[in-house]
Context: one part of a larger RNA
């Protein structure tokens, strides 16, 4: 290289744009590069095969032949792919009409719960736990009303409900914004798929400036418990958790299942349009695009299972695996302010 594979055994990149590359729809006319066919030239000799012959045979030689699967030229085809001219419209955009959403950014409002401060009432206990104790209370706790301030999340509605490339999005108005689907089928006329580097976006933790810190709580501390107790419990508590501005770039970043299309029996439920039926509206029934679920035929799979939302037949492009430990280490490159990240072996051993 060829082959074999990636839910779970090793193996799908965190997602998405998007270069280069690769692969691309129907339906004409050219050319003829690839392509296919003929002819010619060459393919040194030796080998190897085949057949004849010479050493008493054999190895060995000597003769003809075949091969030499390859190039180069010439003529010829024109289906395929290619490449040029023209046309098409189903894919892919657009365009008008409509819908449904925690899709994102910024501003502003809200009440509900805690906490704290003040002043009322009371007037000894609270709070914890398996039990208790640290702890907090006469300098007046704990309840309880009653101003006040403050952050931080948004109960009920909430749904195997939605929206978003994933990350991920949930009070409540408003501005601006991204996307999908559904009718018409008007309009361009293949513009399309995937994507090596690139770029972008990307929970949590964590960085660095500045601000904010109610409650919660790594690290600390302090009571338990226990042989012990760097814990599991309880009392505290600081980083962090919240904002703005950056960095970092990972995660069971999961559906452990890359992305497109195209084709294969059903049954059922939900979301969001259409149309049909109904004098008109809803409603229920029917049917039909889009998404999301659950069960199954066949097939597929080692099994569990998966099954039009394939792990089912296909093709297209990517990414990736190639015993287990060494080890996601070492080393070098890169890159980060560090913390670390991406790239990534061997020795040696079973």
């Nucleotide at each position: 290289c060829u082959g074999g594979g990636c839910u779970u055994a090793a193996a799908g990149g965190g997602u998405g744009c998007g270069u280069a590359g690769g692969c691309g729809g129907c339906c004409u006319g050219g050319u003829a590069a690839g392509u296919u066919g003929a002819g010619u030239g060459u393919g040194a000799a030796a080998u190897c095969c085949c057949c004849c012959g010479g050493c008493u045979c054999a190895a060995c030689c000597g003769a003809g032949g075949a091969a030499u699967u390859g190039c180069g030229c010439u003529c010829a085809a024109a289906a395929c792919u290619a490449u040029c001219c023209g046309g098409c419209u189903u894919g892919a955009g657009g365009a008008a009409g409509g819908c449904a959403g925690a899709g994102g950014u910024a501003a502003g409002c809200g009440g509900a719960a805690c906490u704290a401060a003040u002043g009322g009432u009371g007037g000894a206990g609270c709070g914890g736990u398996g039990g208790a104790a640290u702890g907090c209370g006469u300098u007046g706790a704990u309840a309880u009303c009653a101003u006040u301030a403050g952050g931080a999340a948004c109960a009920c509605c909430u749904g195997a409900g939605g929206c978003g490339a994933a990350a991920g999005c949930g009070g409540c108005u408003u501005a601006c914004u991204g996307g999908g689907c559904c009718u018409u089928u008007c309009c361009u006329g293949a513009c399309g798929c995937u994507g090596a580097g690139g770029c972008a976006c990307g929970a949590a933790a964590g960085u660095u400036a500045g601000g904010g810190g109610a409650g919660c709580c790594a690290a600390c501390g302090g009571g338990a418990u226990u042989a012990g107790a760097u814990a599991c419990c309880c009392c505290g508590g600081u980083a962090g958790u919240c904002c703005u501005a950056u960095c970092u770039g990972u995660a069971a970043a999961c559906g452990a299942u890359g992305a497109g299309c195209a084709c294969u029996g059903g049954a059922u439920u939900g979301a969001g349009g259409g149309g049909a039926c109904c004098u008109c509206c809803a409603c229920a029934u029917c049917u039909u695009c889009u998404c999301g679920g659950u069960c199954g035929u066949a097939g597929c799979g080692a099994a569990a299972g998966u099954g039009u939302u394939a792990a089912g037949u296909g093709c297209u492009c990517c990414g990736c695996c190639u015993g287990g430990g060494g080890a996601g280490u070492a080393u070098g490159g890169u890159u980060g302010c560090a913390a670390g990240g991406c790239u990534g072996a061997a020795a040696c051993u079973c």
RNAcentral holds the full RNA, with entries from ENA and SILVA. A computed fold for a 350-nucleotide part of an RNA from an uncultured organism, annotated as small-subunit ribosomal RNA, central domain. The coordinates come from a structure-prediction model, not an experiment, and the mean pLDDT is 87.